[in-house]
The prediction has a mean pLDDT of 88. Predicted 3D model of a 482-nucleotide part of an RNA (small-subunit ribosomal RNA, 5' domain) from Candidatus Viridilinea halotolerans. Its Rfam family is "Bacterial small subunit ribosomal RNA".
Context: one part of a larger RNA
RNA sequence: GGACGAACGCUGGCGGCGUGCCUAAUGCAUGCAAGUCGCACGCAGCAAGCUUGCUUGGCUGCGUGGCGCACGGCUGAGGAACACGUGGGUACCAACCCCGGAGUGGGGGAUACCCCGUCGAAAGACGGGACAAUCCCGCAUACGAUCCGCAAGGAGGAAAGGCGCAAGCCGCUCUGGGACGGGCCUGCGGCCCAUCAGGUAGUUGGUGUGGUAACGGCGCACCAAGCCGAUGACGGGUCCCUGGUCUGAGAGGACGACCAGGCAGACUGGGACUGAGACACGGCCCAGACUCCUACGGGAGGCAGCAGCAAGGAAUUUUCCCCAAUGGGCGCAAGCCUGAGGGAGCAACGCCGCGUGCAGGACGACGGCCUUCGGGUUGUAAACUGCUUUUGGGGGGGACGAUAAUGACGGUACCCCUCGAAUAAGCCCCGGCUAACUCCGUGCCAGCAGCCGCGGUAAGACGGAGGGGGCAAGCGUUGUCC
Numbered sequence: 001g002g003a004c005g006a007a008c009g010c011u012g013g014c015g016g017c018g019u020g021c022c023u024a025a026u027g028c029a030u031g032c033a034a035g036u037c038g039c040a041c042g043c044a045g046c047a048a049g050c051u052u053g054c055u056u057g058g059c060u061g062c063g064u065g066g067c068g069c070a071c072g073g074c075u076g077a078g079g080a081a082c083a084c085g086u087g088g089g090u091a092c093c094a095a096c097c098c099c100g101g102a103g104u105g106g107g108g109g110a111u112a113c114c115c116c117g118u119c120g121a122a123a124g125a126c127g128g129g130a131c132a133a134u135c136c137c138g139c140a141u142a143c144g145a146u147c148c149g150c151a152a153g154g155a156g157g158a159a160a161g162g163c164g165c166a167a168g169c170c171g172c173u174c175u176g177g178g179a180c181g182g183g184c185c186u187g188c189g190g191c192c193c194a195u196c197a198g199g200u201a202g203u204u205g206g207u208g209u210g211g212u213a214a215c216g217g218c219g220c221a222c223c224a225a226g227c228c229g230a231u232g233a234c235g236g237g238u239c240c241c242u243g244g245u246c247u248g249a250g251a252g253g254a255c256g257a258c259c260a261g262g263c264a265g266a267c268u269g270g271g272a273c274u275g276a277g278a279c280a281c282g283g284c285c286c287a288g289a290c291u292c293c294u295a296c297g298g299g300a301g302g303c304a305g306c307a308g309c310a311a312g313g314a315a316u317u318u319u320c321c322c323c324a325a326u327g328g329g330c331g332c333a334a335g336c337c338u339g340a341g342g343g344a345g346c347a348a349c350g351c352c353g354c355g356u357g358c359a360g361g362a363c364g365a366c367g368g369c370c371u372u373c374g375g376g377u378u379g380u381a382a383a384c385u386g387c388u389u390u391u392g393g394g395g396g397g398g399a400c401g402a403u404a405a406u407g408a409c410g411g412u413a414c415c416c417c418u419c420g421a422a423u424a425a426g427c428c429c430c431g432g433c434u435a436a437c438u439c440c441g442u443g444c445c446a447g448c449a450g451c452c453g454c455g456g457u458a459a460g461a462c463g464g465a466g467g468g469g470g471c472a473a474g475c476g477u478u479g480u481c482c
Base pairs, nucleotide, nucleotide: 001482002481003480004479006478007477008476009475010474013354014353015352016351017350018349019347020346021312026310027309028308030307031306032305035067036066037065040064041063042062043061044060045059046058048055049054050053074265075264076263084189085188086187087186088185089184090183092182093181097178098177099176100175101174102173103172104171105139107137108136109135114129115128116127117126118125119124146155147154148153161170162169163168191237192236193235198228199227200226203225204224205223206222207221208220209219210218240262241261242260243259244255245254246253247252267288268287269286270285271284290301291300292299293298318344320343321342322341326340327338328337329336330335357387358386359385360384367378368377369376370375392419393418394417395416396415397414401409426471427470428469429468430467431452432451433450437466438465439464440463441462447454448453
């Protein structure tokens, strides 16, 4: 000098775009953040039409079923590891989507909601009864797929319907390929300590078996005795990694906030279930700590989602608006949901831009300060005259973002008219480094200070003043990196 997710002191006019718990992965009141489908199905209620016990279609609710909830959002605890980066590999998976082939025949069953009853303070639970489906189970069929087999061949395995007058559309089953995504393996690369030198028993390899979507000591039984290590094993410390960011002429050094990719975590520890996918933030079970309710028998909870609260701290925001746009889930659709997202609010936290006026105006007012008392300086500065109107106030018009409709932002941006110099300057420094000097006060005191050093009676270094220098809605200080 540059940089910052900064903080502190003094000061503070506006706009645009960004950024905003770095500390306690501490604890959380309240609300919201994941639902949707009636074109899968049953029941209940309401409504309408009337032919009064039926029908239609509409609405609402509960439940079954399907898809989603594994995405998106948050955080950085752990982890020195194939976690990440990069380059390869394959023994694998793959819901939704795309292309292709084949099929969709015929039966049966259970159950929630509901009704009846019981227990409980509650959370909720239990027993009995009836009923539906795109729920569940057989049978048939099987191009291809699976298994046996060299082959011929054989074995065994599937389905679901809904809407529509219809055409047809949406589905369902088996299967081949693709796309997107993922699992696994591997070469190389990136921290510190040798005051960590030896480490290892599923350890290293083999055979067999189990397990997995899949290879594998992944698990197990047996056999062998290997395997790693100064090219740093093992141990300890520290840490999410990267694209990148900052600095620097570069080489390099430091860093990894925002944005993007990957990983990991979801009160702590463990576990599996469902599923194409999880060992699952707003799912389940167990244990623990903590908080809450309780009729003391027993229950409920998990903000490292958005806001917000407490605490910690030098320090970090609104319990706002909207689904209009982009994107996501579900749905044939209409549409519903979406604290993702789009916006607004707060904060000079940062960057950028703008303004606080412009011109004229005295051999130079007043005042201040200095003075050798002549004067000098503040200083064209002010007053005063003329002008302008960015910003601001008032009034009017008024978007793009949206494509036929639909705009939270927002009557915002922007444009026009009008008023009036009006509403708007501070901070640090002035001994040398380093740009800017005098007076007064103080008297090794009070104090200053980045280094050298100033202060003990004339201090350009302390404090005040006048003047000056620098930067400017900021200026200084502190911290950290180069």